[in-house]
RNA sequence: AUUUUAAUAAAAGCGCCAGAGCCCAAGUGGCUGACGAGGUUAGGGUUUAUCGAAAUGUUCGGCGGGUGCCCUACGGUAUUAGUACUACCGUUAAAGAUUAACAAACCUAAAAAGCAAUUUUUAGAACAAAAUUAAUCGGGUACUAAGA
Numbered sequence: 001a002u003u004u005u006a007a008u009a010a011a012a013g014c015g016c017c018a019g020a021g022c023c024c025a026a027g028u029g030g031c032u033g034a035c036g037a038g039g040u041u042a043g044g045g046u047u048u049a050u051c052g053a054a055a056u057g058u059u060c061g062g063c064g065g066g067u068g069c070c071c072u073a074c075g076g077u078a079u080u081a082g083u084a085c086u087a088c089c090g091u092u093a094a095a096g097a098u099u100a101a102c103a104a105a106c107c108u109a110a111a112a113a114g115c116a117a118u119u120u121u122u123a124g125a126a127c128a129a130a131a132u133u134a135a136u137c138g139g140g141u142a143c144u145a146a147g148a
Base pairs, nucleotide, nucleotide: 014064015063016062017061019060020032021031022030023029024027035052036051037050041073042072043071044070045069046068074090075089076088077087078086080145081144082143083142084141085140096137097136098135099134100133101132107124108123109122110121111120112119113118
């Protein structure tokens, strides 16, 4: 970036587009502007909030938001139980180590919409990593009580 009110729908590589690039019917015009895997106890605060794939690289740049991070509270584990502190975590509730496992776009072919840039859909063939999943290894101090 006209303003106000009400209702409905809609989200986290999510939403938006005064830069930039591209298109044209040349305008206060249109198009592009993140491919999946993973991630939410509650409240507050904060901003460049995990992992790879593709592309000859605009998935650039900007604004907003956000499952990240910090503090507090609550909760779990560290002994059979309880209390306090400490540490690590978040209901699958130690960090860490070892081994193993898991995509979609891209690409090819075809269809539809649009003057175009470009967008949507279908089919085929693949290829990852991780703070994700599975298995194994891997942990406190003090007091009280119980057991051995």

A computed fold for a 148-nucleotide RNA from Clostridium isatidis, annotated as glmS glucosamine-6-phosphate activated ribozyme aptamer. The prediction has a mean pLDDT of 83. Its Rfam family is "glmS glucosamine-6-phosphate activated ribozyme aptamer". The family's RNA type in Rfam is riboswitch. Gene Ontology terms of the family: catalytic activity and regulation of gene expression. The source organism's lineage runs through Bacteria, Clostridia, Eubacteriales, Clostridiaceae and Clostridium.